[in-house]
Notes
Glycine riboswitch aptamer from a marine eukaryotic metagenome, 82 nucleotides, folded computationally. The sequence is in RNAcentral, with records from MGnify.
RNA sequence: CCUAUCUGGAAAGAAUGUUGAUUCAUUCACCGAAGGGGAAAGACUAAAAAGUCGAAGCUCUCAGGUACCGAGACAGAGGGGG
Repeated sequence: CCUAUCUGGAAAGAAUGUUGAUUCAUUCACCGAAGGGGAAAGACUAAAAAGUCGAAGCUCUCAGGUACCGAGACAGAGGGGG
């Protein structure tokens, strides 16, 4: 550094119709912590311009999500591999 397992793990929704069932559909509204996009200082390039590299818990909300379940960045534990 990678990885399986266990544990903890936030945010945000209603209406109408419909279904055996938050099941499905529509309409507006919202969340950011799977994933994805963006880009700073700076570096490279003789100089300039242009270009390339350049992080996130920032930002955008494409995706995902807005009862429970599930997912879940990240953290902890003890293993495996390089």